[in-house]
RNA sequence: UGAGUCGGCCGGGUGGUCGCGGCACUGGAAACAGCGCUGAGGAAGGUCGGGGCUCCGUAGGGCAAGAUGCUGGCUAACGGCCAGUCGUGGUGACACGCAGGCAAGUGCAACAGAGAGUAGACCGCCGAUGGCUCGUAAGAGCACAGGUAAGGGUGAAAGGGUGCGGUAAGAGCGCACCAGUGUCGCAGGUGACUGUGGCAGCUAGGUAAACCCCAUUUGGAGCAAGGUCAAGUAGGAGAUGGGCGGCCCGUCCAGCAUCACCGCAAGGUGGCGCACCCUCCAGGUAGACCGCAUAGAUAGAUGGCCACACAGGGCCGGUUUCGGCUGGCCUGGACAGAACCCCGCCUACAGGCCGACUCACCAC
Numbered sequence: 001u002g003a004g005u006c007g008g009c010c011g012g013g014u015g016g017u018c019g020c021g022g023c024a025c026u027g028g029a030a031a032c033a034g035c036g037c038u039g040a041g042g043a044a045g046g047u048c049g050g051g052g053c054u055c056c057g058u059a060g061g062g063c064a065a066g067a068u069g070c071u072g073g074c075u076a077a078c079g080g081c082c083a084g085u086c087g088u089g090g091u092g093a094c095a096c097g098c099a100g101g102c103a104a105g106u107g108c109a110a111c112a113g114a115g116a117g118u119a120g121a122c123c124g125c126c127g128a129u130g131g132c133u134c135g136u137a138a139g140a141g142c143a144c145a146g147g148u149a150a151g152g153g154u155g156a157a158a159g160g161g162u163g164c165g166g167u168a169a170g171a172g173c174g175c176a177c178c179a180g181u182g183u184c185g186c187a188g189g190u191g192a193c194u195g196u197g198g199c200a201g202c203u204a205g206g207u208a209a210a211c212c213c214c215a216u217u218u219g220g221a222g223c224a225a226g227g228u229c230a231a232g233u234a235g236g237a238g239a240u241g242g243g244c245g246g247c248c249c250g251u252c253c254a255g256c257a258u259c260a261c262c263g264c265a266a267g268g269u270g271g272c273g274c275a276c277c278c279u280c281c282a283g284g285u286a287g288a289c290c291g292c293a294u295a296g297a298u299a300g301a302u303g304g305c306c307a308c309a310c311a312g313g314g315c316c317g318g319u320u321u322c323g324g325c326u327g328g329c330c331u332g333g334a335c336a337g338a339a340c341c342c343c344g345c346c347u348a349c350a351g352g353c354c355g356a357c358u359c360a361c362c363a364c
Stems, first nucleotide, its partner, number of pairs: 001360010013308006020039004025034003041335001045346002048344005053222004060249004065218005070084005085099001086097004100213002105211002107207002122152002124148003129145002131142004160178006179203002181200008226290004235281004240254005255264002259270004310333001312331008
């Protein structure tokens, strides 16, 4: 000097004029007017997570269903954040992670291929042993039986890899080294894990954001939650229905004629007469306040116009110690909008600023 990686901040200013929401004061019966103060964000967006808060009669147990998934820590909590380990990518700073278990079970992998997982013989190689043919015999030939999976082929993936020995030809069949797996240690680390040594020829593919197993964890609904006041009419039908979280159990309420007991298919026993929960049909009313806040609206406000300056950009110059300074003209400020509150995550963003680190080149 150039190219990159990570983190943080700002994101408009001043004045004038007209127009809005809230609160206080003054005037006014009120409508309203005057005056003062005040009035969106880093994401307010997405509605993806966690809570506060509210309601559900005793809010319980089990099953189902869902969520998370390496280690340590932070936190009210989380699927978040910080640090680390492992894996993948990158020269690197770093980025990403579908990061527990496949030897518990069940599945899936088209086509090709002999064979795709307690998975193989297509082309080949051998034919020692047995068999057949020739030969007096020695021996030769055939490749039938049989042996083989080292070589070739198919495939995304093919029975650990390289080498030596051995064999009829081969093969972990044996051996050396390497990799994996199992087991027994040693050193470091809180731990995930890292390094390393011995033994064992044991070689058991991939996939779990496939079903599943394991560990941890989860009531439901949500401010259109919920509460208070006001207003208002006209009731009718139903049998088992409803609440407590989806199902079951348990329990509570109502019903079957109310009270009591039993039962829940019908109902039964003992004495009088209305209403209520739930489902369906029909009709009436629907306004105000709270919840609600240092903005607190309720069809939902904070805006429009003008001027000046300024960040940046473009064009035309001047000057320079080449770091920079300066004049004129033009242009000119992104993403975007609270709605009960808080903590996170994800996404969008014109322009500008700051810091740390990596790589390449050059100079000293």
This is a predicted structure of a 364-nucleotide RNA (Bacterial RNase P class A) from an uncultured Acidimicrobiales bacterium. Model confidence (mean pLDDT): 76 of 100. Rfam family: Bacterial RNase P class A. Rfam's curators write: Ribonuclease P (RNase P) is a ubiquitous endoribonuclease, found in archaea, bacteria and eukarya as well as chloroplasts and mitochondria. The family's RNA type in Rfam is ribozyme.